[in-house]
RNA sequence: CGCACCAGUAGCUCAGCUGGAUAGAGUACUUGACUACGAAUCAAGGAGUCGCAGGUUCGAAUCCUGCCUGGUGC
Numbered sequence: 001c002g003c004a005c006c007a008g009u010a011g012c013u014c015a016g017c018u019g020g021a022u023a024g025a026g027u028a029c030u031u032g033a034c035u036a037c038g039a040a041u042c043a044a045g046g047a048g049u050c051g052c053a054g055g056u057u058c059g060a061a062u063c064c065u066g067c068c069u070g071g072u073g074c
Stems, first nucleotide, its partner, number of pairs: 002074007011027004020058001029045005051067005
């Protein structure tokens, strides 16, 4: 460098992927309660162009194409 396969979703780890209702969980973060102060606990909140671009469809995180990044094998 080439080919094949897998992965890319919140700061981090991931679920969701037989197309459908508002995109979720844990953790972290912020605020409040509690406390002498913290930790723990409880309550609330913010945070996402679902890797990028295009296509199919009434409708795409999900299907198709190309590209990018990482991993594995040859």
RNAcentral holds the sequence, with entries from ENA. The RNA shown here (transfer RNA) has 74 nucleotides and comes from Desulfotalea psychrophila LSv54. The coordinates come from a structure-prediction model, not an experiment, and the mean pLDDT is 81. A source record names the gene tRNA-Arg. Its Rfam family is "tRNA". Rfam's curators write: Transfer RNA (tRNA) molecules are approximately 80 nucleotides in length. NCBI's taxonomy places the organism under Bacteria, Pseudomonadati, Desulfobulbia, Desulfotalea, Desulfotalea psychrophila.